The part of an RNA shown here (large-subunit ribosomal RNA, domain VI) has 266 nucleotides and comes from Anaeromyxobacter oryzisoli. Its mean pLDDT, the model's own confidence on a scale to 100, is 91. Taxonomically the source falls in Anaeromyxobacter (Bacteria, Pseudomonadati, Myxococcales, Anaeromyxobacteraceae).
Context: one part of a larger RNA
RNA sequence: CGUAGGAGAAGUGAGAGGAUCUGUCCUUAGUACGAGAGGACCGGGAUGGACGCACCGCUGGUGUACCAGUUGUCUCGCCAGAGGCAUCGCUGGGUAGCUAUGUGCGGAACGGAUAACCGCUGAAAGCAUCUAAGCGGGAAGCCAACCUCGAGACGACUUCUCCCGGGCGCAAGCCCCUGAAGCCCCCUCGAAGACUACGAGGUUGAUAGGCCGGAGGUGUACGCGCUGUGAGGCGCUCAGCUGACCGGUACUAAUAGGGCGUGCGG
Numbered sequence: 001c002g003u004a005g006g007a008g009a010a011g012u013g014a015g016a017g018g019a020u021c022u023g024u025c026c027u028u029a030g031u032a033c034g035a036g037a038g039g040a041c042c043g044g045g046a047u048g049g050a051c052g053c054a055c056c057g058c059u060g061g062u063g064u065a066c067c068a069g070u071u072g073u074c075u076c077g078c079c080a081g082a083g084g085c086a087u088c089g090c091u092g093g094g095u096a097g098c099u100a101u102g103u104g105c106g107g108a109a110c111g112g113a114u115a116a117c118c119g120c121u122g123a124a125a126g127c128a129u130c131u132a133a134g135c136g137g138g139a140a141g142c143c144a145a146c147c148u149c150g151a152g153a154c155g156a157c158u159u160c161u162c163c164c165g166g167g168c169g170c171a172a173g174c175c176c177c178u179g180a181a182g183c184c185c186c187c188u189c190g191a192a193g194a195c196u197a198c199g200a201g202g203u204u205g206a207u208a209g210g211c212c213g214g215a216g217g218u219g220u221a222c223g224c225g226c227u228g229u230g231a232g233g234c235g236c237u238c239a240g241c242u243g244a245c246c247g248g249u250a251c252u253a254a255u256a257g258g259g260c261g262u263g264c265g266g
Base pairs, nucleotide, nucleotide: 001152005163006162007161008160009159010158011157015149016148017147018146021049022048023047024046025045026044027043033038051106052105053104054103055102059100060099061098062097066093067092068091069090070089071086072085073084074083075082076081111143112142117137118136119135120134164265165176166175167174168173177263182260183259184258185257186202187201188200189199190198207253208252209251210249211248212247213246214245216242217241218240223236224235225234226233227232
C1' cells in the first nucleotide's frame, strides 16, 4: 500500500514445512516343515538403541547480587566485631533461571489409489489365456492420516461484535461543526525479546520496587551468661542472615498529558 468505510476479536484451510528409523527378548511353538540336525510364516506382548520435541518434579551441572568456614595484608584508635584487596582470594554448600548426562512424550493405528507380483470372469482364436471390455488382492514407497506455519490464497475468504453529521453539489468535492469505535506515543514491567515485535499493567491499579508473611538456602549470628590456664566448649539458638521463588499490602513509581483515526462509505 492492497484486500471498495473504519475497528476489535474468532475462524476456514488453498498451500508450505516437519516427522517417517530400527534391534533384541517372550509367546504362539520346539508347533507347521524335516530322516535328523534344525526350525518358521501369520498373530499377540515386552524392552532397548539412535534421532526429535518438550520440561526441571527427580538425579546432577551452573548459579561473580545467597549462607558459612578460612589464609595474608590494610583500614575502621585498640579488644571484640566488621569492611577492602588478593582469580568470586581460597574452600564447603546452594534458591530462581538456564540446563543434560535427568524426566516425559513421539515414529503409530485406520483408510484410499497403486508398483513388481498373485488372481476372478473372459473373448479375439469353439481350446487356452490376469486383459482386449470388466472386477479383485497387493509395499517402509504415493495420497491422506500426525505436528507446525498459513487469506499478499491479488481467486486477497467466512462469522460475531463495535463506531461515525449538517448545508450545497449530478458527482468528485467544498464550507461549518465534529474527531467516534479503536489505536499509538509516554510510563511500570514480563518465563516475551538483538532492535522491533509479542504479552501484563497504568490509581475504577497489585505492573515493578519497597515492606510484611511464607517457601527454599545456609547451618546455630551478634551480644551476654556459665565453664576451661588456654585454643575452645555449652546455653539463650532448628539461631542469625538470606538474589531471582509463592502470596499479601497502595508506602514509592506507572501522574498529568499529547497524537493518529473521521463523519454511513465504487